[in-house]
Molecule: transfer RNA
Organism: Patescibacteria group bacterium
RNA sequence: CGCCCCGUGGAGGAGUCUGGUACCUCGCCGGGCUCAUAACCCGGAGAACGGUGGUUCAAAUCCACCCGGGGCUA
Numbered sequence: 001c002g003c004c005c006c007g008u009g010g011a012g013g014a015g016u017c018u019g020g021u022a023c024c025u026c027g028c029c030g031g032g033c034u035c036a037u038a039a040c041c042c043g044g045a046g047a048a049c050g051g052u053g054g055u056u057c058a059a060a061u062c063c064a065c066c067c068g069g070g071g072c073u074a
Base pairs, nucleotide, nucleotide: 002072003071004070005069006068007067010026011025012024013023020057028044029043030042031041032040050066051065052064053063054062
């Protein structure tokens, strides 16, 4: 230099192929239950998807380049 995979709330993952309002678990906050804590139940906050540009009515999703991480080959 070449090729492949990955990057999405505080953490871990799904969603991408087949474009259409961002989903799950844990954690966090408030309430309920309890003598109390845990467990359990209810509610809530928190990401615009690694960056830039393009295509499109519409992009996490498609295209190009770049950045970061991992791997393969020599």